[in-house]
Molecule: c-di-GMP-I-GGC riboswitch aptamer
Organism: Eubacteriaceae bacterium
RNA sequence: AUCGAUAAGGGCAAACCAGUCGAAAGACUGGGACGCAAAGCCAAGGGCCUUAACCUUGUUUUCAAGGAAGGUAGCCGGUUGCCGAAA
Numbered sequence: 001a002u003c004g005a006u007a008a009g010g011g012c013a014a015a016c017c018a019g020u021c022g023a024a025a026g027a028c029u030g031g032g033a034c035g036c037a038a039a040g041c042c043a044a045g046g047g048c049c050u051u052a053a054c055c056u057u058g059u060u061u062u063c064a065a066g067g068a069a070g071g072u073a074g075c076c077g078g079u080u081g082c083c084g085a086a087a
Stems, first nucleotide, its partner, number of pairs: 002087001003084002011036002016031006034074001040079003045076002047072005054067005
């Protein structure tokens, strides 16, 4: 440096519930633990999710597709880091 222990010290917190924000995806706070060696941080790499308003096209009131905007890092990815058994 890789790597990841029935190690040590610890850390985070899914679903669900309550409250708040949002059109929504979802986020925040509190409770709560499914799990996580990065479940720390990064949204101008990729993927996935949302569509109220705005733009373009099609069209039949509506609707659909794309843009664009928003979200997700506990999807991959990038990046920093505790410890030091075995290999």